[in-house]
Predicted 3D model of a 695-nucleotide part of an RNA (large-subunit ribosomal RNA, domain II) from an uncultured bacterium. The prediction has a mean pLDDT of 86.

Context: one part of a larger RNA
């Protein structure tokens, strides 16, 4: 572990609700008591008692009224609208163990010191070594002690070490050879030493060189038993079968947060006005979005100008300047959840109309939930970080299959009643692995970009403008010039186009700067700027867009298209056709729900039921609610049927039911089983680290 068998919402009492049956303005007996061989029944009998048939008020009381009140007035609760009782079945409640098992613990009352803890009494034990206190003796010393020195002696929680007895260290052992051992090492080893045998202390009690140790292989309060089926807002378990319908993880309060009340939603039952809900029209309602600055705050620049600073004058007052600060005020140009002169769209509400087989709504019964994800879209917290958190509002998942994202609760498609080797879509694809175009125009892209990523960056390249420039010759290259007054002027040791300051003119010119940069200690030199010639068509800046490029390092393996593989593409974009493609759609054919119709049946007759046709609808589903059902045992049926011509049970097979499960019959078993209909339960097993047995 695996098979078998046991293995859980019962059962009394009352109260509640609905269904059933009686009676019914009544309805009922209860303990007694009587009768009765069908005697855990039954028939009778017994009005005490209960509930109703009138409320109201604390009550006295009064009455379809009453109470409150100074009332004849308001207001409450009530009647005007009558059904109830008994008793069974069912659902629920309470009050009991109350669905089953499950602590840890508390108390009572007994049993334990054969283990172990101290302790009492009494006995026993401890090889062999080895050291050498005191004390005496001798002898030396001394006045006389002390003190030396030998020799004798034979203490000691003394040493060394076997038995003993401890258990240091290290390895093994760990389902052991052992529930604490083995080896080999270690402490003590004449002592607060170790032991035998009897004997004392017991449970909040004892013992304790003191560890919460020890009390019988488990002690922060032992072990048996009782109370006792403690408790248990916790965990886990709860057993046949179709059917309809099907949630919630949210408010509000909780010594409350993983459990509860009460509201919300889910199901039943009776009952409900064109009720709900959608569509248009109308009308209101609110300051959201976004906008604005007309208020309050924020905040940039300028005017303008009060204060203030700093400068100056002035003997004071005071005065005059001011590229400082700056209030009010004005201009431009902003900003805001707690700003609003404004102000949507949608949201709510209301009325009209249209659409609407109830989907509203009330009133009772049952619930169940009150940990909710995750994605969008609007906020808050966070960091405009979480697969984060917490509102809002819509989805899907929770409870949801089926296609598609390679795989993948929460994304996209799309809501599974069976069945069919029909056929049409959706998301998504259609070169192969793979169902369907190597489909068709017309561009792109060269990066394997497609097939991960930003700030940046760069004559990728493809359309799409602007600007200037150019056959009167442009941009690029090449030959050629690029000068004179001058070495300007200051400054400097020196400044000559090129340290620095000021200045930046004039001449020749085709043209050439008081010099763009290299460069000298300064000059030299090189070179541009600027012209001329060659050449002969574009050039040269810059905006906006497609698609690409580089920025681009990670840990077992390519490993950043699912793979193979794709380049006028099997990429990207844009336009069309065709096809695949799902449990959607249709088509056939079947089961069932629900409404309505209509046909039969039961009835003296209407309902209603119960069959059966029809059309039309609806049949994913966790917690839950509600309905039909199948099968064990037992009883009634039953002195009846059935069995040796073979019962139950066990094993095949065959047919029947949507299913639980039935019929039949073969081999096996070897003596009992039982039917329509009904009744009553120890009534259905996979799960509880579930209990016993087996293997």
């Nucleotide at each position: 572990g695996c098979c078998g068998g046991c293995g859980a919402g019962u059962u009394a009492u009352u109260c509640u609700a609905c269904c059933g049956u009686g009676c019914g303005a009544g309805g009922u007996u209860a303990a007694g008591g009587g009768g009765u061989u069908g005697u855990a029944g039954c028939c009778c009998u017994g009005a005490a008692g209960c509930c109703g048939a009138a409320g109201g008020g604390a009550a006295a009381c009064c009455g379809a009224g009453u109470c409150u009140g100074a009332u004849a007035a308001g207001g409450g609760c009530g009647a005007u609208u009558u059904a109830g009782u008994a008793c069974g079945a069912u659902g629920g409640a309470a009050u009991a163990g109350a669905c089953c098992c499950g602590a840890a613990g508390c108390c009572g009352c007994g049993u334990g010191a054969u283990c172990u803890a101290u302790c009492c009494a009494u006995g026993a034990g401890c090889a062999g070594g080895u050291u050498g206190a005191a004390g005496c003796g001798u002898g030396g010393g001394u006045a006389a002690u002390a003190c030396c020195a030998u020799g004798u002696g034979g203490a000691g929680g003394a040493c060394c070490g076997a038995a003993c007895u401890g258990g240091u260290u290290g390895c093994g052992g760990u389902u052991a050879a052992a529930a604490a051992c083995g080896c080999a090492u270690c402490g003590g080893a004449u002592g607060a030493c170790u032991u035998g045998u009897g004997g004392a202390u017991a449970g909040g009690g004892g013992u304790g060189a003191a560890a919460g140790g020890c009390u019988a292989a488990a002690c922060a309060a032992a072990c048996g038993u009782g109370g006792c089926g403690a408790u248990a807002g916790c965990u886990g378990g709860u057993u046949c079968u179709c059917c309809u319908c099907g949630a919630a993880a949210u408010g509000c309060c909780u010594u409350u947060a993983g459990g509860g009340g009460c509201a919300g939603c889910c199901u039943c039952a009776c009952g409900u006005a064109g009720u709900a809900a959608c569509u248009g029209a109308u009308g209101g309602u609110a300051g959201u979005a976004g906008a604005g600055c007309a208020c309050u705050g924020g905040a940039a620049g300028g005017g303008c100008u009060a204060g203030g600073g700093c400068g100056g004058g002035g003997a004071a007052a005071c005065c005059c300047g001011u590229a400082c600060c700056a209030a009010a005020c004005c201009c431009u140009a902003c900003u805001a959840a707690a700003c609003u002169c404004c102000g949507a769209a949608g949201g709510c509400c209301a009325u009209c109309a249209g659409u609407g087989u109830a989907a509203u709504c009330g009133u009772g019964g049952g619930a169940g939930u009150g940990a909710g994800a995750c994605u969008g879209u609007g906020g808050g917290g966070g960091a405009u970080a979480a697969g984060c958190u917490u509102c809002a509002u819509a989805g899907u998942c929770g409870a949801g299959a089926g296609g598609g994202a390679a795989a993948g609760a929460g994304c996209c498609c799309a809501g599974a009643c069976c069945g069919u080797u029909a056929u049409c879509u959706a998301a998504g694809g259609u070169c192969u692995c793979u169902a369907a175009a190597g489909c068709a125009u017309u561009g792109c892209u060269a990066a394997g970009u497609g097939g991960g990523a930003a700030a940046g960056g760069a004559u990728g390249u493809g359309c799409c403008g602007a600007u200037g420039c150019c056959a009167g010759g442009a941009c690029a290259g090449c030959c050629a010039g690029g000068a004179g007054g001058u070495u300007u002027g200051c400054u400097u040791a020196g400044a000559a186009g090129c340290a620095g300051c000021a200045a930046u003119c004039c001449u020749u010119a085709a043209a050439a700067g008081a010099g763009u940069g290299c460069g000298u200690a300064a000059u030299a030199g090189c070179u541009c700027a600027c012209u001329g010639g060659u050449c002969g068509a574009g050039c040269a800046u810059u905006g906006g867009u497609g698609c690409g490029c580089c920025g681009a390092a990670g840990a077992u393996a390519u490993a950043a298209c699912g793979g193979g593989g794709c380049u006028a593409a099997a990429g990207c974009a844009a336009u069309g056709u065709a096809c695949c493609g799902a449990a959607g759609g249709u088509a056939c054919g079947g089961c069932a729900u629900u409404a309505c119709u209509c046909u039969u049946u039961u009835u003296g007759g209407a309902g209603u039921g119960a069959a059966g046709a029809g059309u039309a609808u609806u049949g994913g589903g966790u917690a839950g609610a509600g309905g039909a059902g199948c099968g064990u045992u037992c009883u009634g049926g039953a002195a009846g049927c059935u069995g040796a011509c073979g019962a139950a049970g066990g094993u095949g097979u065959g047919c029947c039911g949507u299913g639980a499960g039935g019929c039949a019959u073969g081999c096996u078993g070897g003596a009992g089983g039982c039917a329509a209909c009904a009744g009553a339960a120890g009534u259905g097993a996979g799960a509880a680290u579930g209990c016993c047995g087996g293997c």